[in-house]
The part of an RNA shown here (small-subunit ribosomal RNA, 5' domain) has 525 nucleotides and comes from Litorivivens lipolytica. Lineage of the source: Bacteria > Pseudomonadati > Pseudomonadota > Gammaproteobacteria > Litorivivens.

Context: one part of a larger RNA
Formats: sequence, structure tokens, C1' cells
RNA sequence: GAUUGAACGCUGGCGGCAGGCCUAACACAUGCAAGUCGAGCGCGAAAAUUCCUUCGGGGAUGAGUAGAGCGGCGGACGGGUGAGUAACGCGUAGGAAUCUACCUAGUAGUGGGGGACAACUCGGGGAAACUCGAGCUAAUACCGCAUACGCCCUACGGGGGAAAGAGGGCCUCUUCUUGAAAGCUCUUGCUAUUGGAUGAGCCUGCGUUGGAUUAGCUAGUUGGUGGGGUAAAGGCCUACCAAGGCGACGAUCCAUAGCUGGUCUGAGAGGAUGAUCAGCCACACUGGGACUGAGACACGGCCCAGACUCCUACGGGAGGCAGCAGUGGGGAAUAUUGCGCAAUGGGCGAAAGCCUGACGCAGCCAUGCCGCGUGUGUGAAGAAGGCCUUCGGGUUGUAAAGCACUUUAAGCAGGGAGGAAAAGUUGGUAGUUAAUACCUGCCAACCGUGACGUUACCUGCAGAAUAAGCACCGGCUAACUCCGUGCCAGCAGCCGCGGUAAUACGGAGGGUGCAAGCGUUAAUC
Repeated sequence: GAUUGAACGCUGGCGGCAGGCCUAACACAUGCAAGUCGAGCGCGAAAAUUCCUUCGGGGAUGAGUAGAGCGGCGGACGGGUGAGUAACGCGUAGGAAUCUACCUAGUAGUGGGGGACAACUCGGGGAAACUCGAGCUAAUACCGCAUACGCCCUACGGGGGAAAGAGGGCCUCUUCUUGAAAGCUCUUGCUAUUGGAUGAGCCUGCGUUGGAUUAGCUAGUUGGUGGGGUAAAGGCCUACCAAGGCGACGAUCCAUAGCUGGUCUGAGAGGAUGAUCAGCCACACUGGGACUGAGACACGGCCCAGACUCCUACGGGAGGCAGCAGUGGGGAAUAUUGCGCAAUGGGCGAAAGCCUGACGCAGCCAUGCCGCGUGUGUGAAGAAGGCCUUCGGGUUGUAAAGCACUUUAAGCAGGGAGGAAAAGUUGGUAGUUAAUACCUGCCAACCGUGACGUUACCUGCAGAAUAAGCACCGGCUAACUCCGUGCCAGCAGCCGCGGUAAUACGGAGGGUGCAAGCGUUAAUC
């Protein structure tokens, strides 16, 4: 000099864009943060209104609504944190023995049956959490059978294995004939399999902090064979056999640490660092475990153990903010228990839509960067006051006052984009079809969705009106005098000042430097 996720002191006008627990991976009250689908399925209220009534009640609308339940998809993404990890964890370059829901391209199919379990009803247990028994029932839930292009196993003879329907429209063909059934047709599912895309698992070369006051380490250890296991290679596991494997090119041990793109600095080489943003990894009260699933050994799932907190009828239960806010605590120190799904993105759904503390915004903080303002011109009687003085004057100083202007920003009032694309309705047209239904694509018209928001921006109004501080002035280092003090009080980054004339302490006047900041401290180059 540059820089910072900074803090502290004094001061503080506005806006834009960013950033904001670096400490206790400490403990957490409360609310919200993952649901959705009735176009998979069976059930199915109530309030209220109204009608009837034997006054007990019953019917209709509400409404096949609310609501749970079975089932499907999603809760493995998104969001947080950096405790652990010196490792194929990360970075980079390669590899072969793998899986991949949804999406996409192709091929083949989607036949015919069965028995349950929730919900519900009845009964029981419990303080509660919840739970047990009996009975009824549906499905895209579950299980056989049939079929098998391709698929899997094979000793090449053979053997094995699937599926589910749902929604809309129509009468061209057949039957009964108002119209429907079979049927036709469209859409979307389902099953098997082959590719693709995407994502993931695995292996290897090289690189990746300090310590030798850590020199030896290792028994599934190193390799082989058989077997098991996995989606998959492999001591991954197991039995047997052999005795190997690593190490001064630093094994092992100890300490420290998430890694990278990057960031800061520097002419560069390098050094330091890893907040925000992006990629990867790891973790989710602590430790362990599996289940489900395409995918987890799963932050807001399950089980066990532990610590802690809470409820309890003492028998037993409930919980996990390193999600967003917020609280206590720790600390020099770090924000609102805000608004909205309008946009972007995600989940579910055919869609309308629902959910979304992701996200978009707003609030707080000079924490940083950038921009603007706090007036402009004129004005010598060089006013008054202050300070200094050699008492003549000098300086503050064109500074002020005065005069003439301007109105950015703030204030008040009015106008006012863009972020909005969609979705929906109607019409046209093309595809499909037997069809002018339905459905889908495209086009046009209409309608119409904004949290921010009193938006940005523009116009008008009034009046200099509402807006300057901080540090320093001995040398380094830009800037000097007076008074007080008297090795005292104090200053200080280094050299050093202060013991009666202190430009170095304290105050004042003046000056210098930066400026909504300025200094100090800490840290890095």
C1' cells in the first nucleotide's frame, strides 16, 4: 500500500447492488418448512334450510361435499451444517465387471379366474399413546392358471417366467330397435424385452498439511483354489493351502484439516485462504442396525441402546431446528416468530389446481462497494467575535452578513411502465376416425392473473430551506503558534518526548488529510 463475513470508539443525509453466528455439531418454547391424485378403489358425515310427524323421529337439499381408509407417485430432490475424514474423500486423466423410477425410440402382448385385508359395524383393554377379537367389502392392492416375438437358466435333451385397468365419444357394421348391448374409435395406463438419454455404484495412474523428540507396521494380514454374497470386479465373506504384503522415494503412529472452481495479495514466481455463488463429499441428539424402494442404510421414516427434556392414573408413553423465523446460552460480534406463490423451479394430477420458509420480495444493520447531496454566483467596510502580536498590525477570510439565483436528494400532491408467458371461452384449420362426436396440434378474437407496490420513472408545489464529521500536525509523514503542566499528569508504530520558555503531554486558535465516514484493534499478502 492492498484486502476483510470483521469488531470497537466518535460521528451519521439519501439511493442502488451485495453481504450478515467466523464462537457452543450448545440446549430449544411456538408456528410454518412434503405432499398430491375421486380420470385406481370401496365407504361417507355434520351445521344450516325445508317438508312430514304418532313429537320418539323420518324425508329432501346440503352432497357423493367435508372426511378418514386401501392403492399409486413423491417424501433419496430441494433446504441446512462442516462434526468426522490426510482418504480413491477431493482434483485431474483413464478403465470395465454394473444398475437406472419418471423421459424417449423400437418390438410383442394386455386372455381367463381366485382368495383376502383396511375403511365400516359389533364387542373388549388402556390415564394416554394406542391396541386386541369377531363379522362384511372394493380395487391399477395380492395370488395362481393360460399364452411367450424377444428374455432368463441349461448337462443343449430341455426347463422357467408377465400384465390392469381407467376416462371420453359414436352408431359405419351385428342384435334387440325412442336408445342401448356387443362393437367401433380416441386418449392414457399396464406387462415383457432391446436401444438411447440422464443419474448412480466400482477400479486405477498422478497430485493433495505438519511432526522422525513417531522406525518398524501387518494375521483376513499378502496371494491362490473351492464355495458364498452383490446390480457389479474384488479377502467383500468363509473353508483349505502357501508365507507373504507395506516401509527413510517416510510405512505405522500423533497432531491439524472437509476438497475443488475460486478469493486476497503480488510485476510475476509465489504466499495466504476456501464466507457468499457453483461442483463433489460427509453428517442429521450420540452409537449401532436393517426394512421399503429404481434409488436410502433415509434431517422433518422404522427398530435397538445411551444421554437429555416432557407427559403419566406409575402400568407406560412422547421428542430431536446443523430447514425458515424465533428463544436462552456462549461471544468482541452477526437480522423479522414479515408478505406472496405474481415470476422461476420442484412434487402430484389428464387438467383445473393443490403443496412448496426452494424461490421472489419486503424489514433490520454505514458490514462492504458504487453513485448523489449537504447549495451556486457575487460580495472588502477586508465587519463583529476568536487567536496571535514586535501593539504598527497579522490571521480566521470571500469565509460570514448582504444581494442575485437554483431545487438534485429528502417532503407533499398527481400521473404511471415493465416484470404476464399462460390458463379459460368462442371460432377457424390440420391430424385421427365410419364420423361434421371426442381428443390433440396450430391460428385468431375475447376475457384475464402482481407479493413487491404509496414500484421504477415522469410532472407539479414550496423554500437554502432538512443534511459533516473524524483523525492527525517532532522525524519517518502533508500540516505551527499561544496557554497550562513541570521526569508529574501523560504520549508512543519505531526513534523517542515530559525534570519552568514542550511545534511530541492537556486545552485553544490556526493548519493538513480523508469524508458519510474517519480512526483504532485483529488478520493476510